[in-house]
RNA sequence: GAAGCCAGCCAGACCGUCGCUGGUGCAAGCUGCAAAGCCAUUGCGCAAGAGUUUCUUGGGCAAUGGGCCGAAAGGCCGCACUGGAGGAACGUCCGGACUGCACAGGACAGCGUAGGAGGUAACACCUCUCCACCGAAAGGCCGCAAGGCACCAAGGUGAGGAUUAGAGCAACAGAGACGAGCCGAUUGAGUUCGGGUGAAACGGGCAAUCUCUACGCGCAGCAAUACCAAAUAGGCACACGUUGAUCUGGUUCCGGAGAGUGUGCGGGUAGGUAGCAUCGAGCCGAGUGGGCAACCCUCGGCCCAGAGUAAUGGCGGUCACAUUGAGGGCAACCUCAAUGCACAGAAUCCGGCUUAUCGGCGGGCUUCACAC
RNA sequence: GGGGGAUUAGCUCAGUUGGUAGAGCAGCGGACUCUUAAUCCGUUUGUCGCGAGUUCGACCCUCGCAUCCCCCACCA
Numbered sequence: 001g002a003a004g005c006c007a008g009c010c011a012g013a014c015c016g017u018c019g020c021u022g023g024u025g026c027a028a029g030c031u032g033c034a035a036a037g038c039c040a041u042u043g044c045g046c047a048a049g050a051g052u053u054u055c056u057u058g059g060g061c062a063a064u065g066g067g068c069c070g071a072a073a074g075g076c077c078g079c080a081c082u083g084g085a086g087g088a089a090c091g092u093c094c095g096g097a098c099u100g101c102a103c104a105g106g107a108c109a110g111c112g113u114a115g116g117a118g119g120u121a122a123c124a125c126c127u128c129u130c131c132a133c134c135g136a137a138a139g140g141c142c143g144c145a146a147g148g149c150a151c152c153a154a155g156g157u158g159a160g161g162a163u164u165a166g167a168g169c170a171a172c173a174g175a176g177a178c179g180a181g182c183c184g185a186u187u188g189a190g191u192u193c194g195g196g197u198g199a200a201a202c203g204g205g206c207a208a209u210c211u212c213u214a215c216g217c218g219c220a221g222c223a224a225u226a227c228c229a230a231a232u233a234g235g236c237a238c239a240c241g242u243u244g245a246u247c248u249g250g251u252u253c254c255g256g257a258g259a260g261u262g263u264g265c266g267g268g269u270a271g272g273u274a275g276c277a278u279c280g281a282g283c284c285g286a287g288u289g290g291g292c293a294a295c296c297c298u299c300g301g302c303c304c305a306g307a308g309u310a311a312u313g314g315c316g317g318u319c320a321c322a323u324u325g326a327g328g329g330c331a332a333c334c335u336c337a338a339u340g341c342a343c344a345g346a347a348u349c350c351g352g353c354u355u356a357u358c359g360g361c362g363g364g365c366u367u368c369a370c371a372c
Numbered sequence: 373g374g375g376g377g378a379u380u381a382g383c384u385c386a387g388u389u390g391g392u393a394g395a396g397c398a399g400c401g402g403a404c405u406c407u408u409a410a411u412c413c414g415u416u417u418g419u420c421g422c423g424a425g426u427u428c429g430a431c432c433c434u435c436g437c438a439u440c441c442c443c444c445a446c447c448a
Stems, first nucleotide, its partner, number of pairs: 001368006008361003012319007020084007029038003039065006046058005066077004086343001091353001093352005098221004105253004110217005115129005130160001131158004140149003161212002166210002168206002178203001182195004225274004235265006246257004267447003280303001282302006289296002321340008373444007382397004391428001399415005421437005
């Protein structure tokens, strides 16, 4: 320098202006034209007294001293300070936290995972490793050539347990398609070798077919759930029901609760609080700590969105980046103009995976070529 | 926010131990008729929503994506 590959980070910046949303504070003012003074609250010193995790009194310094409604609690508005989306918040595909219900046993189903070892709260995720396949130029072999073949780096992919426990499957082509027969040659001998088709032919293949083995799995989901308030036609028809409907335990045997349950029609309320966002599987940094690594440990610092039709934005300007055009310049490049600046939006909360994504930045690995 | 289901011809739908996809209506052509309709005969229908994987082979099995549809508050 060329080619190939691998993970990581960022996700435009600043100013002006108009807005949205969460949190905290505004406690008592009065006189005066004003300067200023008085008073109140809070904080920090000082002195004296009581007395012991403090209190009272006096005086000093500093800061602050909005409006309306209400009996109050509080509410609305205003002002000041301050917080305000993502790497995927997407999908809801896995795994958990959390909450409610269930949790006595036998039999039989169902779902999931799958080399080995480790990580983790857990996983189908991640890491290391074995095996199989893929993986290019040069080089190697064959070839006159076109080209072909083998090996194969970094790296990638793998739902890689079992086909002598059993069952099932194989269209078309082919004489024959799963169980050994058939044809040809050969031999002492089914003794040995070969057989055009086809993905597979004289031996096997398929378990992302049933199945077997090992391990794991209760059901539902924040519209869970708990509490408060409001409201009424506390209803009508049909079906089932103490000879047990219905609910629940996955099903059934069986157990538990048990007097109502289901469908259709009709009626009412659709408000508030908690869950819920301050302490965690939390974030950031450091370590001549452990470990190949995933990850774990120690130390220091930080508190970091939160609604309930759902906030995190709109407009203008300057700069940055990209593309195109025009002009200038030998060239690197410079100036001007236009256009563009992705995917996408938290909704109980976490760990993963998948998918979408204009671009930018700095790394690492392998092979080859050249120079020293 | 949470849960469940569907996608096959222009339309409505079938399609299973995985072996090359059909029915009805519609469309097109012909016959009958003076003409049209009805009727009869023939015929075209297709990326099985899209993309991967397993397999010799996929509408079917598995995974990912897209689009559409349905259900879920409380009282009695």

Two RNAs folded together computationally: RNase P RNA and transfer RNA, 448 nucleotides in total.
Its mean pLDDT, the model's own confidence on a scale to 100, is 78.
It holds a member of the Rfam family "Bacterial RNase P class A". Rfam links the family to the GO terms dimeric ribonuclease P complex, tRNA processing and ribonuclease P activity. It is annotated as a ribozyme. Rfam describes the family as follows. Ribonuclease P (RNase P) is a ubiquitous endoribonuclease, found in archaea, bacteria and eukarya as well as chloroplasts and mitochondria.